[in-house]
RNA sequence: GGCCGGGUCCUGUGCGACGAAGGCCGGUGAACCCCGCCAGGUCCGGAAGGAAGCAACGGUAAGCCGGAGGCUUCGGGUGCCGCAGGGUAGCCUGGCUGGA
Numbered sequence: 001g002g003c004c005g006g007g008u009c010c011u012g013u014g015c016g017a018c019g020a021a022g023g024c025c026g027g028u029g030a031a032c033c034c035c036g037c038c039a040g041g042u043c044c045g046g047a048a049g050g051a052a053g054c055a056a057c058g059g060u061a062a063g064c065c066g067g068a069g070g071c072u073u074c075g076g077g078u079g080c081c082g083c084a085g086g087g088u089a090g091c092c093u094g095g096c097u098g099g100a
Stems, first nucleotide, its partner, number of pairs: 001097008009086006015079002018075005024067005034059003042051003
């Protein structure tokens, strides 16, 4: 100096960590415009009874708070990760080889 291979580079794909959201569990959560049950009182009735229904109580919706880590989705200046394809300008590295 030449040739070949690998890495660095790009793309696709897969796996795992990390983060976020959802889902799960618990708590909280509607004076009335959610549900149930409705004391008192109100209304209908001659009465027997019936009707609507506030507060309280119970349960929930949206929302908010907390929890665990098996699930789902998404993300990337995630990983001395895997596979395939692309690229060969430069750098690193290995092999073969020619000349001085």

A computed fold for a 100-nucleotide RNA from a Bacillota bacterium, annotated as Bacterial small signal recognition particle RNA. It was read from a public genome assembly, where an Rfam model found it. It matches the Rfam family "Bacterial small signal recognition particle RNA". Clan: SRP clan. The organism belongs to Bacillota, within Bacteria.